A computed fold for an 80-nucleotide RNA from a Candidatus Rokuibacteriota bacterium, annotated as c-di-GMP-I riboswitch aptamer.

[in-house]
RNA sequence: UCCCGACAACGGCAAACCCGUCGUGAGGCGGGGGCGCAAAGUCACGGGUCAGGGUAGGCCCUGAUAGCCGGGCUACCGAA
Numbered sequence: 001u002c003c004c005g006a007c008a009a010c011g012g013c014a015a016a017c018c019c020g021u022c023g024u025g026a027g028g029c030g031g032g033g034g035c036g037c038a039a040a041g042u043c044a045c046g047g048g049u050c051a052g053g054g055u056a057g058g059c060c061c062u063g064a065u066a067g068c069c070g071g072g073c074u075a076c077c078g079a080a
Stems, first nucleotide, its partner, number of pairs: 004078002012037002017032006035067001041073003045070003048065007
């Protein structure tokens, strides 16, 4: 350094729900709150799911979700 992930250490993030706020909506943001997480840091590239719109229909377009999965980039610590 790489792989790996401890009854180690310093810490970190923050589910559901509640309040406020933005949005047609999925959902986002802020505060509270902690279910959990060794990448629950980051990126919509592939898939899935969700929302809005279109279409007789087959499907298509736009958006969301990174805490759905895969993948890219980066990263604290150092037992086996």